[in-house]
Molecule: Bacterial RNase P class A
Organism: Paenibacillales bacterium
RNA sequence: AAAGCUUUACAGACAAUCGCUGGCGAUAAUAUCGCGAGAGGAAAGUCCGGGCUCCAAAGGGCAAGAUGCUGGAUAACGUCCAGUCAACGCGAGUUGAAGGAUAGUGCCACAGAAAUGGACCGCCGAUGACGCUUGGUUUCAAGCGAACAGGCAAGGGUGGAACCGUAGUGUAAGAGACUACGAGGAAAGCUGGUGACUUCUUUCCUGGUAAACCCCAUCUGGAGCAAGACCUAAUAGCGACGCAGUGAAUUUGAUUCACAGCCUUAGCCCGAGGUGCGUCCGGGUUGGUCGCUGGAGUCGGUCAGUAAUGGUCGACCUAGAUAGAUGAUUGUCACUUCCACAGUGGAAGGGAAGAUCCCGUUUGUACCGCUGGAAGUACAGAACCCGGCUUAUGGAAAGCUUUCUAA
Numbered sequence: 001a002a003a004g005c006u007u008u009a010c011a012g013a014c015a016a017u018c019g020c021u022g023g024c025g026a027u028a029a030u031a032u033c034g035c036g037a038g039a040g041g042a043a044a045g046u047c048c049g050g051g052c053u054c055c056a057a058a059g060g061g062c063a064a065g066a067u068g069c070u071g072g073a074u075a076a077c078g079u080c081c082a083g084u085c086a087a088c089g090c091g092a093g094u095u096g097a098a099g100g101a102u103a104g105u106g107c108c109a110c111a112g113a114a115a116u117g118g119a120c121c122g123c124c125g126a127u128g129a130c131g132c133u134u135g136g137u138u139u140c141a142a143g144c145g146a147a148c149a150g151g152c153a154a155g156g157g158u159g160g161a162a163c164c165g166u167a168g169u170g171u172a173a174g175a176g177a178c179u180a181c182g183a184g185g186a187a188a189g190c191u192g193g194u195g196a197c198u199u200c201u202u203u204c205c206u207g208g209u210a211a212a213c214c215c216c217a218u219c220u221g222g223a224g225c226a227a228g229a230c231c232u233a234a235u236a237g238c239g240a241c242g243c244a245g246u247g248a249a250u251u252u253g254a255u256u257c258a259c260a261g262c263c264u265u266a267g268c269c270c271g272a273g274g275u276g277c278g279u280c281c282g283g284g285u286u287g288g289u290c291g292c293u294g295g296a297g298u299c300g301g302u303c304a305g306u307a308a309u310g311g312u313c314g315a316c317c318u319a320g321a322u323a324g325a326u327g328a329u330u331g332u333c334a335c336u337u338c339c340a341c342a343g344u345g346g347a348a349g350g351g352a353a354g355a356u357c358c359c360g361u362u363u364g365u366a367c368c369g370c371u372g373g374a375a376g377u378a379c380a381g382a383a384c385c386c387g388g389c390u391u392a393u394g395g396a397a398a399g400c401u402u403u404c405u406a407a
Base pairs, nucleotide, nucleotide: 001403002402003401004400005399006398007397008396010394012333013332014331015330016329017328018327020038021037023035024034025033026032027031040379044390045389047388048387049386050385051384052224053223054222055221064220065219066218067217068216069083070082071081072080073079084098085096086095087094088093099215100214104213105212106209107208108207120156121155122152123151124150127149128148130145131144132143133142134141135140164182165181166180167179168178169177183206184205185204186203187202188201189200192197228290229289230288231287239280240279241278242277243276245259246258247257248256249255250254261275262274263273264272265271297316298315299314300313301312302311303310304309334377335376336375337374338373339372342371343370344369345368346367349359350358351357
């Protein structure tokens, strides 16, 4: 220098003016004035976990769902930290849906005979039957042939995968059938480790698939701040009390009963049923208040721990809107890029190290500094709160890796 890996912090700054939303104070005040505050690392997706609220709920089981190496952290987690193992990478490192295929069932496209008890080509002729020849009186014996029954799975071929591989023994031919060596796995003992796991030895076993059913272990009640609590105008309905037209009864007050009026019973009559006004209680629409932001809080120090994290001490208070405030303009400064001749000073070299290539080399538009001018400064916007994950996004710094170049 090039290509990478990991981690960290930041997210333009300040001021003025005009606005917006809360808080505090003053004034007679829902108004005015003054002071002070006002988005994020992801506020996003709403994917996990918890707090909080209401409903449900003895306990246990079934079902359903989630998770799945070990140890630790935590309020909890599917998150984080430290490890083990496996895969990938030359490496720094990264990734892991990482329990069980030795519980059982299923599946393994196409091709292939066969995808777990299979035979297409092939190998065999030991066995049974058959044919021929020879011997023999017959039963039968020996030899030869063919491959009907049959035996085999070595080799060929198919496939991602063919019953673990190689060599030998063995056999009619063969085969883990047997032997030796080796690969992988399981169990037991042993070494180290809290553990996952691991060293060594012995024994046993040999297709894959659980992101197929399933088995094992652990966990899980439901809905969500539009949760939920409180106050409440108007209107309608129910209940209680009081008042109200006429008559009668009782004992003054007052109470009870009946009737009238009005409404319903289709229009009329009889009969039947109901009743007006006020106050209160309960209910709860609209509206309002609370929930609502002082909290598993932030920052700094220190102690324990490899770390995640925890203990302790000190300082601080840091949005709370409700159709949703947190904005706009101007100025100064910061950073980046540019000016195919902006000005000025330097300049013989410059182009990030190197360069045979490019630009430039003394009246200069190479390049560098200063000044000036122009453009740009990402993703994005709280809605009960918190811990995570994922996604979007700008440039920067630190540590590390590999290769190349120069000294």